[in-house]
The RNA shown here (c-di-GMP-I riboswitch aptamer) has 85 nucleotides and comes from a Bacillota bacterium. The coordinates come from a structure-prediction model, not an experiment, and the mean pLDDT is 88. Lineage of the source: Bacteria > Bacillati > Bacillota. It matches the Rfam family "c-di-GMP-I riboswitch aptamer". Rfam describes the family as follows. GEMM was predicted in a large-scale screen for bacterial structured RNA regulatory elements.
This record gives sequence, C1' cells and structure tokens, in this order.
RNA sequence: UCUUGAAAAUAGCAAACCCGUUGAAAGGCGGGGGCGCAAAGCCACGGGUCUAAAGUGGAAGCACAAUGAUCGCCGGGCCGCCGAA
Repeated sequence: UCUUGAAAAUAGCAAACCCGUUGAAAGGCGGGGGCGCAAAGCCACGGGUCUAAAGUGGAAGCACAAUGAUCGCCGGGCCGCCGAA
C1' cells in the first nucleotide's frame, strides 16, 4: 500500500415508538429513544420502492402522471478513522 474487519481501542451514526415542527402526500427537520450499522459519511447516476401536488382523462368514484421522496433496498461514483490476524 492492497485485500480485509478483531468478543481490540478511540470516536461516530441512530430503526421502531413518543413529542414538536414542516410538507398535498410520501417524507424531511429538532428533542427524547436505541433496533441496528465498518462507511448507517457524501452524490438520486442506473435499477427498485413509496407518494400523487401540478397536469391529463372521466359525470363521479377513480385512473394516469415526478419535476417529489428514499443512499438504513441493491448497484455505481467520491472521500474517510483504527489496525489483531
């Protein structure tokens, strides 16, 4: 240095749920909480999934609809702490 990830050390993140807030919703953010995580750090680039506002169709129920969301669904890209075998 590469591969890799220890019943190691030091730090870090934070699922469900609850409260507040924001958003049309999915979801986001803040506080509590702690299921888990060696990239659970960053990027929606490819696929998947969720939502369905604008818009389109319809008499209506509703259907279609991503420019919205998810990186803690998978792949890819970028960067990074520690060091037993």